[in-house]
RNA sequence: GCGGGAUUUGUAUAGUGGUAAUACGCGAGCCUUCCAAGCUUGAGCCGCCGGUUCGAUUCCGGCAUCCCGCACCA
Numbered sequence: 001g002c003g004g005g006a007u008u009u010g011u012a013u014a015g016u017g018g019u020a021a022u023a024c025g026c027g028a029g030c031c032u033u034c035c036a037a038g039c040u041u042g043a044g045c046c047g048c049c050g051g052u053u054c055g056a057u058u059c060c061g062g063c064a065u066c067c068c069g070c071a072c073c074a
Base pairs, nucleotide, nucleotide: 001070002069003068004067005066006065007064010024011023012022013021018054026042027041028040029039030038047063048062049061050060051059
């Protein structure tokens, strides 16, 4: 330099053109003499900039970061 993949809540992941989900974690309540466990409930998220669309987290382009392969050089 070329090609491919990934980016979703604090962490790990799922998912979709029409109000984004699960587990753990975190807050509150219940339970318990207390703690843990268990039960209920709540907060919090689509990397950035554009485009398409009535509507974009999803489709398209660019950028950034990470990963893989190829090439080149020493």